[in-house]
Model confidence (mean pLDDT): 82 of 100. The RNA shown here (transfer RNA) has 73 nucleotides and comes from an Actinomycetota bacterium. Rfam family: tRNA. From the family's description: Transfer RNA (tRNA) molecules are approximately 80 nucleotides in length. Lineage of the source: Bacteria > Bacillati > Actinomycetota. It was read from a public genome assembly.

RNA sequence: GGGGGAUUAGCUCAGUUGGGAGAGCGCCGCCCUUGCAAGGCGGAGGUCGCCGGUUCGACUCCGGUAUCCUCCA
Numbered sequence: 001g002g003g004g005g006a007u008u009a010g011c012u013c014a015g016u017u018g019g020g021a022g023a024g025c026g027c028c029g030c031c032c033u034u035g036c037a038a039g040g041c042g043g044a045g046g047u048c049g050c051c052g053g054u055u056c057g058a059c060u061c062c063g064g065u066a067u068c069c070u071c072c073a
Base pairs, nucleotide, nucleotide: 001072002071003070004069005068006067007066010025011024012023013022019056027043028042029041030040031039049065050064051063052062053061
């Protein structure tokens, strides 16, 4: 320098006709317990890496760019 893959909640990750942003764990509150853990119920938490374009509408399509992994040179 070139090819491929990844980037979504604190962590690990889902998300296929382009129209609802989600799960597990963690965190907070309540219940339960002598107390803790487990369990039950409820809750908070998101610029969907960034910039731009297409579209009535973009996490999703297109272009550019950043970081990480990998292959080739």